A computed fold for a 67-nucleotide RNA from Aliivibrio fischeri MJ11, annotated as Fluoride riboswitch aptamer (crcB RNA motif).
Rfam family: Fluoride riboswitch aptamer (crcB RNA motif). Rfam links the family to the GO terms response to fluoride and positive regulation of gene expression.
Of the family's consensus pairs, 92% are formed in the model.
The RNAcentral record of the sequence draws on Rfam, Ribocentre and ZWD.

RNA sequence: CCAAAUACGGGUGAUGGAUUUCCACCUUUAACCGCUCUAUUUUAGAGAUAAUGAUUCCUACUAUAGC
Numbered sequence: 001c002c003a004a005a006u007a008c009g010g011g012u013g014a015u016g017g018a019u020u021u022c023c024a025c026c027u028u029u030a031a032c033c034g035c036u037c038u039a040u041u042u043u044a045g046a047g048a049u050a051a052u053g054a055u056u057c058c059u060a061c062u063a064u065a066g067c
Base pairs, nucleotide, nucleotide: 009027010026011025012024013023016058017057018056020054022053035047036046037045038044039043
């Protein structure tokens, strides 16, 4: 000086805010930026689920019941 691994740090995980000694991934030319169907298929159209990667809480939205 270069490369690899591990630890810590930082970052990311399809719609908001937090939470957890949790999980996964990435280490900046990165992780991530979803799925189904159709078609003239490296693009366009139609459709479904979901405020979480997961736990818990709040907020927004929707439905039902009670006061």